[in-house]
Context: one part of a larger RNA
RNA sequence: UUGGGCGUAAAGGGUCCGUAGGCCGUUUAGUCAGUCUCCUGUGAAAUCUCUAGGCUCAACCUAGAGAGGUCGGGAGAUACUGCUAAACUAGAGAAUGUCAGAGGCAAGUGGAAUUCCCGGUGUAGUGGUGAAAUGCGUAGAUAUCGGGAGGAACAUCAAUGGCGAAAGCAGCUUGCUGGGGCAUUUCUGACGCUGAGGGACGAAAGCGUGGGUAGCAAACCGGAUUAGAUACCCGGGUAGUCCAUGCCCUAAACGAUGAAUGCUAGGUUUGCGGGGUAUCGACCCCUUGUGAGCCGAAGCUAACGCGAUAAGCAUUCCGCCUGGGGACUACGGCCGCAAGGCUAAAACUC
Numbered sequence: 001u002u003g004g005g006c007g008u009a010a011a012g013g014g015u016c017c018g019u020a021g022g023c024c025g026u027u028u029a030g031u032c033a034g035u036c037u038c039c040u041g042u043g044a045a046a047u048c049u050c051u052a053g054g055c056u057c058a059a060c061c062u063a064g065a066g067a068g069g070u071c072g073g074g075a076g077a078u079a080c081u082g083c084u085a086a087a088c089u090a091g092a093g094a095a096u097g098u099c100a101g102a103g104g105c106a107a108g109u110g111g112a113a114u115u116c117c118c119g120g121u122g123u124a125g126u127g128g129u130g131a132a133a134u135g136c137g138u139a140g141a142u143a144u145c146g147g148g149a150g151g152a153a154c155a156u157c158a159a160u161g162g163c164g165a166a167a168g169c170a171g172c173u174u175g176c177u178g179g180g181g182c183a184u185u186u187c188u189g190a191c192g193c194u195g196a197g198g199g200a201c202g203a204a205a206g207c208g209u210g211g212g213u214a215g216c217a218a219a220c221c222g223g224a225u226u227a228g229a230u231a232c233c234c235g236g237g238u239a240g241u242c243c244a245u246g247c248c249c250u251a252a253a254c255g256a257u258g259a260a261u262g263c264u265a266g267g268u269u270u271g272c273g274g275g276g277u278a279u280c281g282a283c284c285c286c287u288u289g290u291g292a293g294c295c296g297a298a299g300c301u302a303a304c305g306c307g308a309u310a311a312g313c314a315u316u317c318c319g320c321c322u323g324g325g326g327a328c329u330a331c332g333g334c335c336g337c338a339a340g341g342c343u344a345a346a347a348c349u350c
Base pairs, nucleotide, nucleotide: 003322004321005320006319007304008303012318014201015200016199017198021194022193023192025088026087027086028085029084030083031082033081034080035077036076037075038074039073040072041071042069048066049065050064051063052062053061054060091191092188093187094186095184096183097182098181099180103177104176105175106174107173108172109171110154115149116148117147118146119145120144121143125136126135162169163168206247207246208245209244210243211242215241216240220236221235222234223233258317259316260315261314262313263312266295267294268293269292270291271290272289273288274287275286276285299306300305323350324349325348332343333342334341335340
């Protein structure tokens, strides 16, 4: 608890959908609930404020007036808000045409490389490092050629690029499927925005069950290094990494920047559309939308910086902060198989 704030000082929820609620475009008419004005009733006394008076003053006391309200009733005002009715098209959605894309899911398939197995050639080393050693190798390694197996990942294209709500998404083909841009202005006619609870999704690691396992590799075992070396370096190596299915629900889940709408100089690069110009055609050039970047006017900012993708100027709604530590903790509750997650104090201390 009024306020002031949330890029980096404490502070934007990981993301989206959506319930209640809050907020909501243009015009006309009605109503008069909110709102405003007036009248009236009530708001006991004491208290409070002002004025006057009484105790020698004051405190105190007495009297009068006033103040004090989400109050009741009545009469009026009708700009704004609400409600009712009718209408509109600039918001929103739909339609038609067209375009781009690693958006998602499933199935199939391709080549390079690593490893292993078989065979050929071939002989003494190889591998590794700062230097070595462990290791591998005369039972024929390394190297090289041919064949085979299997798993995982997709060089170049590739971008300062694209798509997706975020997490994230990349060989190729096919099927199913979500979203978006542009053009037309054909239709609906405010159908909208936000969103407490709630629901869904949610990298990696981890967990359950069943598969799979080439490479890599926590743990672990060796070799080195070192005073030591439970490390960094080297040789091995199991979970795991992969698939199916069910959980977990966290992150520097970051743009450390919530969502939506409107307004406010320019320059430049780039992705995807439309129109014009030009041309045989493509480019080029002009213009208009929509994304992604850089630089900057005004403005903002403690500064750094931000600057039409705002951290500028405003509005609506949500979340969050309130000195450091204790403490992303304890207790309790909810969730989870567990690991743990979510919610979240206090004593004490500076």
Molecule: small-subunit ribosomal RNA, central domain
Organism: marine metagenome